Source information: A computed fold for a 73-nucleotide RNA from Roseovarius amoyensis, annotated as transfer RNA. Its Rfam family is "tRNA". For this family Rfam cites "The tertiary structure of tRNA and the development of the genetic code" (Hou, Trends Biochem Sci, 1993). Rfam's curators write: Transfer RNA (tRNA) molecules are approximately 80 nucleotides in length. It was read from a public genome assembly.
RNA sequence: GCCCCAUUAGCUCAGCUGGUAGAGCAGGUCCUUCGUAAGGACAAGGUCGGCGGUUCGAGUCCGUCAUGGGGCA
Numbered sequence: 001g002c003c004c005c006a007u008u009a010g011c012u013c014a015g016c017u018g019g020u021a022g023a024g025c026a027g028g029u030c031c032u033u034c035g036u037a038a039g040g041a042c043a044a045g046g047u048c049g050g051c052g053g054u055u056c057g058a059g060u061c062c063g064u065c066a067u068g069g070g071g072c073a
Stems, first nucleotide, its partner, number of pairs: 001072007010025004019056001028042004049065005
């Protein structure tokens, strides 16, 4: 220098053919207990890496940049 992959909640990851973003774990409140753990219930937590473009509508499609990983030279 060229090519490929990844980037979504604090962490690990889903998200189909573009149509109002989810799970598990962690954390919070409550129930249960003499108390703790375990178990159960509820709620919270997101400018979907940045900037543009396409579209009535973008996490999803296109371009570019950034970060991380891999391959080739």